[in-house]
RNA sequence: AUGAUUGUACGGGGAGAGAACGCAAAAGCGUCGCCGAAGGAGCAAAUGACAAAAAGUCAUGAAUCUCUCAGGCAAAAAGACUCGUACGGGACG
Repeated sequence: AUGAUUGUACGGGGAGAGAACGCAAAAGCGUCGCCGAAGGAGCAAAUGACAAAAAGUCAUGAAUCUCUCAGGCAAAAAGACUCGUACGGGACG
C1' cells in the first nucleotide's frame, strides 16, 4: 500500500449411495449391497541418486483421478469446494 499465496471465525450455496436384512426386551451383535466431497492411503510426467553408458533399481512426486482403512447411504447434522463479511498475515512491486 487499490495487499498475492494464505489463516481463523461467522453467514449463504453445496453431490452421491440401504429409513436394507437377521438375532436381541434393550443396549447391542451379525450379514449382504452401495457411495465419495471430512480425514487417510496410492501414483503420471518430471527431478534426483546408483550405474562408464544403456537397460534397470531406488527416492521425491498433484488432483474433485484411483482405493474405500475411516466416514457415510430418509430428514437433520456433517460435508470437499465455493461466495460474502470481519479480524489476522505480509509475497511481488
Description
Glycine riboswitch aptamer from Planococcus massiliensis, 93 nucleotides, folded computationally. Taxonomically the source falls in Planococcus (Bacteria, Bacillati, Bacillota, Caryophanales). Its mean pLDDT, the model's own confidence on a scale to 100, is 81.